RNA sequence: UGAGGUCUCCAGAUGGCCGCGGCCGUGUCGGUUCGCCGACACGGCUGAGGAACUUCCGGGCUCCAUAGAGCACGAUGGCGGAUAACGUCCGCCCAGGGUGACCUGAGAGCUAGCGCAACAGAGAACAGACCGCCCGGUUUCGGCCGGGUAAGGGUGAAACGGCGGUGUAAGAGACCACCGGGCCGCUGGUAACAGUCGGCCGCAUGGCAAGCCUCAUCGGGAGCAAGGCCAAGCAGGAGGCGUUUGAGGGCUGCUCGCCCGAGCCUCCGGGUAGGCUGCUGGAGCCUGGCGGCAACGUCAGGUCGAGAUGGAUGGCCAUCCGCACCGCGCAUGCGGUGUGACAGAACCCGGGGUAUCGGAGACCUCACGCU
Numbered sequence: 001u002g003a004g005g006u007c008u009c010c011a012g013a014u015g016g017c018c019g020c021g022g023c024c025g026u027g028u029c030g031g032u033u034c035g036c037c038g039a040c041a042c043g044g045c046u047g048a049g050g051a052a053c054u055u056c057c058g059g060g061c062u063c064c065a066u067a068g069a070g071c072a073c074g075a076u077g078g079c080g081g082a083u084a085a086c087g088u089c090c091g092c093c094c095a096g097g098g099u100g101a102c103c104u105g106a107g108a109g110c111u112a113g114c115g116c117a118a119c120a121g122a123g124a125a126c127a128g129a130c131c132g133c134c135c136g137g138u139u140u141c142g143g144c145c146g147g148g149u150a151a152g153g154g155u156g157a158a159a160c161g162g163c164g165g166u167g168u169a170a171g172a173g174a175c176c177a178c179c180g181g182g183c184c185g186c187u188g189g190u191a192a193c194a195g196u197c198g199g200c201c202g203c204a205u206g207g208c209a210a211g212c213c214u215c216a217u218c219g220g221g222a223g224c225a226a227g228g229c230c231a232a233g234c235a236g237g238a239g240g241c242g243u244u245u246g247a248g249g250g251c252u253g254c255u256c257g258c259c260c261g262a263g264c265c266u267c268c269g270g271g272u273a274g275g276c277u278g279c280u281g282g283a284g285c286c287u288g289g290c291g292g293c294a295a296c297g298u299c300a301g302g303u304c305g306a307g308a309u310g311g312a313u314g315g316c317c318a319u320c321c322g323c324a325c326c327g328c329g330c331a332u333g334c335g336g337u338g339u340g341a342c343a344g345a346a347c348c349c350g351g352g353g354u355a356u357c358g359g360a361g362a363c364c365u366c367a368c369g370c371u
Stems, first nucleotide, its partner, number of pairs: 001367010012320007020047012049342001053353002056351005061223004073219005078092005093107001094105004108214002113212002115208002130153002132149007161179002164176003180203001181201005186195003227277004236268006248260004284303008321340008
């Protein structure tokens, strides 16, 4: 310099004008059971994310259900750790990919049983012989018939260990060396597992369990429209007062008066509309120390960062910044135009997955060049 890998971070900035949600304050108006409540105006403070998306897992919280055990169903599946928990994360092992940094993996069990393997191919599981090779017979010399063989060719995702030799008519773990594999032991490791370790076995029981299944572990259901509180009116129940001896209502600050007038008042339980609550201070966030390889834990200090309920968080302008394109210029650059993504809280957390214009940082790898 070029090409990559892993991890982390930012998500345009500042100012002005207009608009919206929440909280606080002030003022005006209205209501009032005199405690306050509501509407409007003004002022101040505050107002989305790394994924708020998806709703795929896990948990808190809430209500309902629940003797114990088992079956069924679902999820998970190397080992150890982290955690409130997880299907997540960290470290390690194994397998596969990459020259490498590194990446990918539902990675337990097919000698419990059952099942499956398209097409091609002779043959697909206690297999098989198309071509070939070898032996014998036969021949019209093209071949044909019977047998042996599985080293070579061919088919396939996969053909019953690989390679070389001995051997043989040709061959074959039939036998031998090496490699691979299985079982037992030893050693190392918490374990998965590993070993240029020792012994035994010529190799005998191939693949698929995101096929049924087996084993182990875990799982009760519904969700903030959960749940709790208050409760107009209407209807119901109980009691009281009243219908010309006039309850009650309207006019009203009060008394009188005038008008309407058969219902009115109090209490009770449930509860609709509606309102309040749950609601945002929490496994919180930031900084630092300590323990740990790490995930993470712990301690100290600091800090408060949206709470709507038809649902606010928006728009315009100016300057600057990043990027793309165009023009000028040898070039540093100058000018113009366009553009700044994905997406948006709704009970709250921990993850996974997916989307994303651009940009920044740290460490590492490979190639080439220079010192």